[in-house]
A computed fold for an 83-nucleotide RNA from Ornithinibacillus scapharcae TW25, annotated as c-di-GMP-I riboswitch aptamer.
RNA sequence: UCUAUUAAAAGGCAAACCCAUUGUGAAGUGGGGACGCAAAGUCACAGAUCCAAGCUUUUGGCUAGGAUGGCUGGAUUACAUAG
Numbered sequence: 001u002c003u004a005u006u007a008a009a010a011g012g013c014a015a016a017c018c019c020a021u022u023g024u025g026a027a028g029u030g031g032g033g034a035c036g037c038a039a040a041g042u043c044a045c046a047g048a049u050c051c052a053a054g055c056u057u058u059u060g061g062c063u064a065g066g067a068u069g070g071c072u073g074g075a076u077u078a079c080a081u082a083g
Base pairs, nucleotide, nucleotide: 002083003082004081005080012037013036017032018031019030020029021028022027035070041076042075043074045073046072047071048068049067050066051065054062055061056060
């Protein structure tokens, strides 16, 4: 430097739930907490799912815009081990 990810993990992340806080909301952030994760690091580019201020002819419809990378693909960087 390249290829692979069966097993393991020094170090790392942290689901549900609880508290605080921001937001219309999806959800985010901080603390506690661990279901899991070898990219559960980063990027909303494609798909998917979700939310809806506002408008409207209001059991509904449309929609500015937004959320999820711990849903899939893609891009990019990195650890460990083996060859």
Of the family's consensus pairs, 95% are formed in the model. Its mean pLDDT, the model's own confidence on a scale to 100, is 81. The sequence was found by an Rfam model in a public genome assembly.